[in-house]
Context: one part of a larger RNA
Molecule: large-subunit ribosomal RNA, domain I
RNA sequence: AGCAUAGGGGGAAUGCCUUGGCACUAGGAGCCGAAGAAGGUCGUGAUAAGCUGCGAAAAGCUGUGGGGAGGAGCAAAUAUCCUGCGAUCCACAGAUUACCGAAUGGGGAAACCCGGCAUACGGAAGGUAUGUCAUGCUAUGAUGAAUAAAAUAGUCAUAGUAAGGGAACCCGGGGAACUGAAACAUCUAAGUACCCGGAGGAAGAGAAAGAAACAUCGAUUUCCUGAGUAGUGGCGAGCGAAAGGGAAAGAGGCCAAACCAGAAGGCGUAAGCCAUUUGGGGUUCGGACUGCAUUUAGCGACAGAUAGCUACCCGAAAGGUUUUGGGAAAGCCUACCAGAGAGAGUGAAAGUCUUGUAGGGGAAAGCGAAAGAUAGCGAGCAGGAUCCAGAGUAGCGUAAGACACGAGAAACCUUGCGUGAAAGAGCGGGGACCACCCCGUAAGCCUAAAUACUACCUAGUGACCGAUAGAGAAGCAGUACUGUGAAGGAAAGGUGAAAAGAACCCCGGGAGGGGAGUGAAAGAGAACCUGAAACCCUAUGUUU
Numbered sequence: 001a002g003c004a005u006a007g008g009g010g011g012a013a014u015g016c017c018u019u020g021g022c023a024c025u026a027g028g029a030g031c032c033g034a035a036g037a038a039g040g041u042c043g044u045g046a047u048a049a050g051c052u053g054c055g056a057a058a059a060g061c062u063g064u065g066g067g068g069a070g071g072a073g074c075a076a077a078u079a080u081c082c083u084g085c086g087a088u089c090c091a092c093a094g095a096u097u098a099c100c101g102a103a104u105g106g107g108g109a110a111a112c113c114c115g116g117c118a119u120a121c122g123g124a125a126g127g128u129a130u131g132u133c134a135u136g137c138u139a140u141g142a143u144g145a146a147u148a149a150a151a152u153a154g155u156c157a158u159a160g161u162a163a164g165g166g167a168a169c170c171c172g173g174g175g176a177a178c179u180g181a182a183a184c185a186u187c188u189a190a191g192u193a194c195c196c197g198g199a200g201g202a203a204g205a206g207a208a209a210g211a212a213a214c215a216u217c218g219a220u221u222u223c224c225u226g227a228g229u230a231g232u233g234g235c236g237a238g239c240g241a242a243a244g245g246g247a248a249a250g251a252g253g254c255c256a257a258a259c260c261a262g263a264a265g266g267c268g269u270a271a272g273c274c275a276u277u278u279g280g281g282g283u284u285c286g287g288a289c290u291g292c293a294u295u296u297a298g299c300g301a302c303a304g305a306u307a308g309c310u311a312c313c314c315g316a317a318a319g320g321u322u323u324u325g326g327g328a329a330a331g332c333c334u335a336c337c338a339g340a341g342a343g344a345g346u347g348a349a350a351g352u353c354u355u356g357u358a359g360g361g362g363a364a365a366g367c368g369a370a371a372g373a374u375a376g377c378g379a380g381c382a383g384g385a386u387c388c389a390g391a392g393u394a395g396c397g398u399a400a401g402a403c404a405c406g407a408g409a410a411a412c413c414u415u416g417c418g419u420g421a422a423a424g425a426g427c428g429g430g431g432a433c434c435a436c437c438c439c440g441u442a443a444g445c446c447u448a449a450a451u452a453c454u455a456c457c458u459a460g461u462g463a464c465c466g467a468u469a470g471a472g473a474a475g476c477a478g479u480a481c482u483g484u485g486a487a488g489g490a491a492a493g494g495u496g497a498a499a500a501g502a503a504c505c506c507c508g509g510g511a512g513g514g515g516a517g518u519g520a521a522a523g524a525g526a527a528c529c530u531g532a533a534a535c536c537c538u539a540u541g542u543u544u
Base pairs, nucleotide, nucleotide: 001543002542003541004540005539006538007537008536009535015529016494017493020465021464022462023461024460025459026458027457028456029454030453031165032164039100040099041098042055043054044053046078050074051073061094062093063092064091065090066089070082071081072080105114106113107112115133116132117131118130119129120128121127135162136161137160138159139158140157141156142155143154169200170198171197172196173195174194180187184234210217211216221248222247223246224245225244231239232238252446253445254444255390259280260279261278262277263276265274266273267272286388287387288386289383290382291381292380298377299376308367309366310365312361313360314359318334319333320332321331323330335352336351337341343355344354345353395419396418397417398416399415400414401413405431426441427440428439429438430437481488482487501528504515505514506513507512
């Protein structure tokens, strides 16, 4: 020095555990903000660095309700206090709420600086305190130039409103590339990512100028199917419907116009006409109009009430044991409850110990449906002469977009530019176009439900994870740390049932250790459960 065995050190794997995560289900809720938000800065405790709470009234103040013995957060220590005259704690309501931040009196290098006006205090102050003073838009009023008058611009006041933030979902305006096509240009990726604007608890769509096919259906939305079909496509890669059928849900309304009446104005000698405006009327089963009947089908608020939500309360039944053990919930013996044998905890494994569970009960205060009721809205038949029925619109040309559809035979839909109708005997559509036939009634508006999502709250579930996993984060983590910055981004869990956390003695400067003591165990001693391997040491054997 190698090898083997044994015992240690070191190390952290493994096992067991779970405070934390992940995914989902059901229900709720779906906004906050100039009455100053979200998010921060700085303060605030007897002692106080951090977190949490709170705001100069500062781990808190007030009221109401719950609750019933301890309490002054994490946090274990000391002191001092509070509490059956009901504290702490929980719920609801209120008060306070520094400074920054949309930040809004002006400024500004966020959390700072400096003002005007009014009021109060003050002898005064480059004083103090309180209040107020940004901008846009809308409405109303006042004032008011250039320019003689008037008007307008402008200015001011009052009132209302907006701004900024927020996870996804939604609508709109813009809009890539990598990639695929085994290269690449049309194409694809994809109207995706991303940027911007806007809204709601959903949004959008929506009551046929529809879909169809000679039969019909009857707003929209979503799902299953039709169907990877019909199509489209350097007919490559790919893209990819609709009708119809089945289901969820179900709801329809209002204007413009014709016509009638009024108002103030213009024109006119006047009758009246013109444009504007207000009310009635009316809305595609077309209507006006004329005639006849008459008050009905139905729709349906606001407010209030209730269920429910925001604290809680009641809640059955087991004992023994000189069995084991540190410890009984285990074993043994004998019982009981069960509308409760879900779960968790308790010194191992508890239906009957604790907390719960099944089943019941409960609200001063705040929030609060569905349903019902009422106000309100709202009708029918016939006639077919006359009148009305959305114009720079439809259509056409051209250029695009969007339609599953890439210019294609390319309709339908939307739009830029140019042109530009008709009037219900009208007009649009039925995938070029024409005829016949059929369907509908554009150029105005609103509309619940079925659908999408989950930052947030409650309850629950898991052939989900168990500390290199599961969130990046089980511990004070978006922290430490890195970067000029955008941004990137960790590591780190476990004594024990209970600190009973080792008084005292000894060695040592200490660290550390040896006794003693605690404990079931200290080979559980805080570098703390278990404690593998690498690596190191010691002893013994053996080989050289």